[in-house]
RNA sequence: GGAAAGUGUACCUAGGGUUCCACAAUUCCUAUGGAGUUGGUUUGGUCCAAGCGGUACAAGCGUUUACGCUACACCGAUAGGGAUAAAAGCCCAGGCGGU
Numbered sequence: 001g002g003a004a005a006g007u008g009u010a011c012c013u014a015g016g017g018u019u020c021c022a023c024a025a026u027u028c029c030u031a032u033g034g035a036g037u038u039g040g041u042u043u044g045g046u047c048c049a050a051g052c053g054g055u056a057c058a059a060g061c062g063u064u065u066a067c068g069c070u071a072c073a074c075c076g077a078u079a080g081g082g083a084u085a086a087a088a089g090c091c092c093a094g095g096c097g098g099u
Stems, first nucleotide, its partner, number of pairs: 007058006015048002020045002022042001023039007059070005072094001074098003080092003
């Protein structure tokens, strides 16, 4: 000085926000109900969700053919950009910088 080929999908979790529902505040009306506005500094349901979290399946490789393997992954920028209603441990990105 250089080096990723480190598989994919589904479901879930940490986490994330606020379209919809619920909840709270408030206004109006034809009022035990209905319509609107605001609030995520509302525990939640829906929703998004991990390279370095989980499970299953698939895929690849190996062999003794029904078993095995698919390793490792520390610290920092509360930074930048992108999608969705919005945000994020999502995506750019195992990027960039450090060791």